[in-house]
Context: one part of a larger RNA
RNA sequence: GGCACACGGUGGAUGCCUGGGCACCAGGAGCCGAUGAAGGACGUAGGAGGCUGCGAUAAGCCUCGGGGAGCUGUCAACCGAGCGUUGAUCCGAGGAUUUCCGAAUGGGGGAACCCCGCACCAGUCAUGUGGUGUGACCCGCGCCUGAACACAUAGGGCGUGUGGAGGGAACGUGGGGAAGUGAAACAUCUCAGUACCCACAGGAAGAGAAAACAACCGUGAUUCCGUGAGUAGUGGCGAGCGAAAGCGGAUGAGGCUAAACCGAUCGCAUGUGAUAGCCGGCAGGCGUUGUGUGGUCGGGGUCGUGGGACAGUUCAGUCACUUCUGCCGAGGUGGCAGGGAGUCAUAAAAGUCUGUGUUAGUGGAAGGCCUCUGGAAGGGGUCGCCGUAGAGGGUGAGAGCCCCGUACACGAAAACUCAGACUCUCCCGAGCUUGUUCCCAAGUAGCACCGAGCCCGUGAAAUUCGGUGUGAAUCUGGCGGGACCACCCGCUAAGCCUAAAUACUUCCUGGUGACCGAUAGCGGACUAGUACCGUGAGGGAAAGGUGAAAAGUACCCCGGGAGGGGAGUGAAAUAGUACCUGAAACCGUGUGCCU
Numbered sequence: 001g002g003c004a005c006a007c008g009g010u011g012g013a014u015g016c017c018u019g020g021g022c023a024c025c026a027g028g029a030g031c032c033g034a035u036g037a038a039g040g041a042c043g044u045a046g047g048a049g050g051c052u053g054c055g056a057u058a059a060g061c062c063u064c065g066g067g068g069a070g071c072u073g074u075c076a077a078c079c080g081a082g083c084g085u086u087g088a089u090c091c092g093a094g095g096a097u098u099u100c101c102g103a104a105u106g107g108g109g110g111a112a113c114c115c116c117g118c119a120c121c122a123g124u125c126a127u128g129u130g131g132u133g134u135g136a137c138c139c140g141c142g143c144c145u146g147a148a149c150a151c152a153u154a155g156g157g158c159g160u161g162u163g164g165a166g167g168g169a170a171c172g173u174g175g176g177g178a179a180g181u182g183a184a185a186c187a188u189c190u191c192a193g194u195a196c197c198c199a200c201a202g203g204a205a206g207a208g209a210a211a212a213c214a215a216c217c218g219u220g221a222u223u224c225c226g227u228g229a230g231u232a233g234u235g236g237c238g239a240g241c242g243a244a245a246g247c248g249g250a251u252g253a254g255g256c257u258a259a260a261c262c263g264a265u266c267g268c269a270u271g272u273g274a275u276a277g278c279c280g281g282c283a284g285g286c287g288u289u290g291u292g293u294g295g296u297c298g299g300g301g302u303c304g305u306g307g308g309a310c311a312g313u314u315c316a317g318u319c320a321c322u323u324c325u326g327c328c329g330a331g332g333u334g335g336c337a338g339g340g341a342g343u344c345a346u347a348a349a350a351g352u353c354u355g356u357g358u359u360a361g362u363g364g365a366a367g368g369c370c371u372c373u374g375g376a377a378g379g380g381g382u383c384g385c386c387g388u389a390g391a392g393g394g395u396g397a398g399a400g401c402c403c404c405g406u407a408c409a410c411g412a413a414a415a416c417u418c419a420g421a422c423u424c425u426c427c428c429g430a431g432c433u434u435g436u437u438c439c440c441a442a443g444u445a446g447c448a449c450c451g452a453g454c455c456c457g458u459g460a461a462a463u464u465c466g467g468u469g470u471g472a473a474u475c476u477g478g479c480g481g482g483a484c485c486a487c488c489c490g491c492u493a494a495g496c497c498u499a500a501a502u503a504c505u506u507c508c509u510g511g512u513g514a515c516c517g518a519u520a521g522c523g524g525a526c527u528a529g530u531a532c533c534g535u536g537a538g539g540g541a542a543a544g545g546u547g548a549a550a551a552g553u554a555c556c557c558c559g560g561g562a563g564g565g566g567a568g569u570g571a572a573a574u575a576g577u578a579c580c581u582g583a584a585a586c587c588g589u590g591u592g593c594c595u
Stems, first nucleotide, its partner, number of pairs: 001594009015580001016545002020516002022513007029505002031167002039101003042055003046079002049075003061095006070083003106115003116135007137164002139161007171202001172200005182189001186236001212219002223250005233241002254497003257441001261299010277286002279329006304475001306440004310435002312432004317336007338428005350423006357416003361410003367383002370381003384401002386390001392404003446470007456482001477492005532539002552579001555566004
C1' cells in the first nucleotide's frame, strides 16, 4: 500500500408521515368605486422583530343574538398588570370610527410628501398656530349673463344630479391583427380572424319575435346540446376548409314605437269686416278664435287569413260634472261596479303577514372488569351493548360503545335570499260591412365599381355588410325562394326592448380522487413572490419530521470555550434542539491475509 471482515465518522438517499398542493363535481355568490374602490405606506399591544387584526375611538368601540369558564391573537416563552357567573375571552348580524397615498379630485409632487384659499370654531393683547368642513375636470338639466354682428350663437357664471372617471381571474361584444407551421420547397391557400394590442359591458354578454325556412307537404322568435355529417359543397379541386334544412332534446314570452287622423300649445305666412269659425237643429250671442305650414306634448295605431286612419252601421252598467246660453240629440272627463295584468322586458314604488333557505349554534345511542404483553391498550383473551349513528379524525399502539363527531331531530333578536297572500299599482268598450279617400319607417331599397363576410378562393354567385357614385315604389306597393325570366309559394326591410335554457370561476361552503407526498405536488407545506439578482421591465430560490409528554440532562468532573465523561429523565439518548429511519460515494480505527 492492497483485499476481506468488524466497528465508527461524514453524508442525507430510502421507508413512513403531512399543517400544503393538484384536478373535478355540486350548491351559493357573481360585480366593487367620488358615501373615495382594488392595492398599499405609516402607525397601533406594558416589553425588540415578523405575521394576523385594527386605524389617532387603532389585536379595538356600541347594540342585538349565540355560548358558558376561563381569558389578555400567533412565531413564543418569560415577567408584569389586569378582565371574568352583575356572563369575560370567543362566534354571528347590524352600526360607529376609519391617518396618509392611490381614479385621487384645492394647487404642486420624485406615491404615501410639500404648500394654499374660503366659512366656522379653539387659542392669543394681536399676529403666527391648531381643528372641522369645503374648493379638480367632463357631461346632462335649469337659470343668469353675453362677443365678432342687429336678433342670435359661441363663450362665461351660478345652481343641481348616490351622473362619469378607476379596479376586476376567466367568460362576452366590438375595433385592429401576425408569424413559426402545413402544403414534405413556395407565392394563392393554411396556421387563423388564432396569439397579441385596444375599447366597452354584464353577472352573464351577444342574439331574438320572420322582408325566416321549406317545397306544392308544411313549420312558426332567439339561444344551447345530440344527430344530420366529415355529408352537400369549397379547394394551386393540393394541403386542407366545411355548412344548412330536417329530426330528437334543454328552455320557453312576447311586447313598445314611427306614419295617417284628432286635440292642445308655440312660431311663421295669409285672410275678410261679417263670410270662414265657435258639436248638429232653431233662436240669441262671441269676434281672428279661421286657413296653410313647421316644432313640441297628449290621444290614436302596430299588422301579412294585410293592418290602420277616415266615413257608415249593430250591441253595450250606473252616478256626477262638462262641450258660449236655452230645449232636444250626440259627445268628452271623472268616480263606483265588472273584467284583466303586474314590478325580470311589455309603467313603476313601498309596506304588512306567513313560510323556505343562508349568515352563530343545540341535542345526539352504546364497555366494563379480569387477565396477558407492553413505557402506554385502542392489540390478544373473555363476557356484553348501541345502531335511521360500523363516514372520518383524535386519544401513549389497531376504539361503533374514551373524546370530537356521524345518522337523525331542533334553532335566530338582526341582516339578506326566495315563495305565497293581502294592501298597493296599472290597463280596459266590443264587433261588422262598404268605399276605395289617406298612411304603413328615404339619400333608404335597388343598380354600377371596389372590397369584406358567408361551406362558397369571382365563379353561373344569389343572400349579408362596408366605401364611392347613382337613386325608386306605398298594397294594383315591395322583398325572398342561389345568375336571370315566367308561373307558383313564403314574408312585410330600411325604429326599439326582451327572462330562461348557454359560457366562465377571482370568491364562499361541502364533497370526491386507480392525483402528489418535500428534487414530488402550486414558484411557494417553512419569514415566499420572501431572500437574492437586475437601472428597469423583469427574473426568482433554498429551507418539513426529538419525544406520548420537554420530562430539553439538576448536580459533579476535564476544558478559556466549543465539546465531552459521570449522574439524572425517558420505553429508547447511536431519540440530546447539528435531534425519526439513516443507504452510497468519501474518511478512519481494529483484526486477519498478501506484497
Predicted 3D model of a 595-nucleotide part of an RNA (large-subunit ribosomal RNA, domain I) from Blastococcus sp. TBT05-19. NCBI's taxonomy places the organism under Bacteria, Actinomycetota, Actinomycetes, Geodermatophilales, Blastococcus. The coordinates come from a structure-prediction model, not an experiment, and the mean pLDDT is 82. Its Rfam family is "Bacterial large subunit ribosomal RNA".